[in-house]
RNA sequence: GCGGUAGUAGCUCAAUGGAUAGAGUGCCUGACUACGAAUCAGAAGGUUGAAGGUUCGAGUCCUUCCUACCGUGCCA
Repeated sequence: GCGGUAGUAGCUCAAUGGAUAGAGUGCCUGACUACGAAUCAGAAGGUUGAAGGUUCGAGUCCUUCCUACCGUGCCA
C1' cells in the first nucleotide's frame, strides 16, 4: 500500500430503518446490620469515533476521514 473486522454509559455488550437507545457490572443514595460484606430498592450516567449523504424517519444504509485489531504483498 491492499483486503477484512470493530468503534454505542466508567467497563463488558445488546438494539429488524420506526414510541423517550437498553441490559449486566461499577459508582452514588436509601433499607437491612453493632459496623461492614452480601441482599433488596431507587437515582444518576449517552454528541452511538468525526464529517457529509440517502430517507417521512439512521446506532443501523452509502461516501470520506480517524482509531484499534487481524490477514497479505512489492521494491530497497
Overview
Predicted 3D model of a 76-nucleotide RNA (transfer RNA) from a Deltaproteobacteria bacterium. Rfam family: tRNA. About the family: Transfer RNA (tRNA) molecules are approximately 80 nucleotides in length. Its family is annotated with triplet codon-amino acid adaptor activity in the Gene Ontology. Taxonomically the source falls in Myxococcia (Bacteria, Pseudomonadati, Myxococcota). The sequence is in RNAcentral, with records from ENA.